[in-house]
The prediction has a mean pLDDT of 76. A computed fold for a 150-nucleotide RNA from a Clostridia bacterium, annotated as glmS glucosamine-6-phosphate activated ribozyme aptamer. Lineage of the source: Bacteria > Bacillati > Bacillota > Clostridia. The sequence was found by an Rfam model in a public genome assembly.

RNA sequence: AAAAAUAUUGUAGCGCCAGGACAGGGAAACCUGUUGACGAGGAGAAGGUUAAUCGAAAAAUUCGGCGGAUUCCUUCCGGUUUUCACUAAUCGAAAGAUAUUUUUAAAAACUAUCAGUGAUGAUAGAACAAAGAAAAUAUUAAGUGAUUCU
Numbered sequence: 001a002a003a004a005a006u007a008u009u010g011u012a013g014c015g016c017c018a019g020g021a022c023a024g025g026g027a028a029a030c031c032u033g034u035u036g037a038c039g040a041g042g043a044g045a046a047g048g049u050u051a052a053u054c055g056a057a058a059a060a061u062u063c064g065g066c067g068g069a070u071u072c073c074u075u076c077c078g079g080u081u082u083u084c085a086c087u088a089a090u091c092g093a094a095a096g097a098u099a100u101u102u103u104u105a106a107a108a109a110c111u112a113u114c115a116g117u118g119a120u121g122a123u124a125g126a127a128c129a130a131a132g133a134a135a136a137u138a139u140u141a142a143g144u145g146a147u148u149c150u
Stems, first nucleotide, its partner, number of pairs: 014067004019063001020035006038055003044076005051071001077092005083146005096140009110125006
């Protein structure tokens, strides 16, 4: 110096702060700080767009702004409905839809302790969601063509 392996950290409701709000200092200008969304869920590939799901808390700065983003749209690839191809619908290697049952289930708020002059922060404890997902059962999923069988 290179390569490989291992470990650690980070990996997106996330990061940031020029406004605002708040704290300390200062006669003032201003200076130094704090805050600025609580978790759940979410990734086939490429491209596009000022478009990004779900609830919790709160009677309100969870205001406002910047950047990003697993969502959305288009195309391609792949799965399901048929053995194959195309169209159509729908989904993403846990890969169609619907119904029922079961399961999965949060953090903040709160309390305690600690740190800080303070705003506030950190740690621990316990309670409570929705969307969604999984499993089981039942029902159900179009058209054209090809091939094969009878």
It matches the Rfam family "glmS glucosamine-6-phosphate activated ribozyme aptamer". For this family Rfam cites "Control of gene expression by a natural metabolite-responsive ribozyme" (Winkler et al., Nature, 2004). The family's RNA type in Rfam is riboswitch.